[in-house]
The prediction has a mean pLDDT of 85. The RNA shown here (c-di-GMP-I riboswitch aptamer) has 80 nucleotides and comes from a Nitrospirota bacterium. The model forms 100% of the base pairs in the Rfam consensus.
RNA sequence: UCCCGAUAAAGGCAAACUCCGGGUGACCGGAGGACGCAAAGCUACCUGUCACAAAUAUUGGUGAUAGAGGGGUCGUCGAA
Repeated sequence: UCCCGAUAAAGGCAAACUCCGGGUGACCGGAGGACGCAAAGCUACCUGUCACAAAUAUUGGUGAUAGAGGGGUCGUCGAA
């Protein structure tokens, strides 16, 4: 340094739900709250899923989802 992930240590994040706000919507932000997470840090490149308007001709387009999977990238610790 890489692989790997423990009844280790120091920490981190925050599901559902509730309230407030934004959005046509999927969903997002803040506060509370913890189901869980060794990347549940970041990234929309690929796939999947979801939403929107149009169309019924090419069905593509636009958006969302990173806690659906893959890829890329930065990173804590050091047992077997």